This is a predicted structure of a 73-nucleotide RNA (transfer RNA) from Candidatus Iainarchaeum sp.
[in-house]
RNA sequence: GGGCCCAUAGUCGAGUGGUUAAGACGUCGCUCUUACACAGCGAAGAUCCCCAGUUCGAUCCUGGGUGGGCCCA
Repeated sequence: GGGCCCAUAGUCGAGUGGUUAAGACGUCGCUCUUACACAGCGAAGAUCCCCAGUUCGAUCCUGGGUGGGCCCA
C1' cells in the first nucleotide's frame, strides 16, 4: 500500500427496514440461612462507535470517518 471481517447494557452476545432491542454472567433489593454461599422471586442498567445519505420510517441499507482483528505485498 491492497483486500476482507467486526463495533449492540459493566462483560459476553442474539436480532434485523416498523411494536416494549432477546438471553447469559455481573450489580441491587426481597425470601431462605445463626451467618455466608447456593437456590427462588423481582428490579435497574444500552441516544445499537461517530457524521451524512436513502426511506413515510434506519440498530438493520449506502457513503465517509474512527477504533480493533485477519490475510496479501
Rfam family: tRNA. Its mean pLDDT, the model's own confidence on a scale to 100, is 81.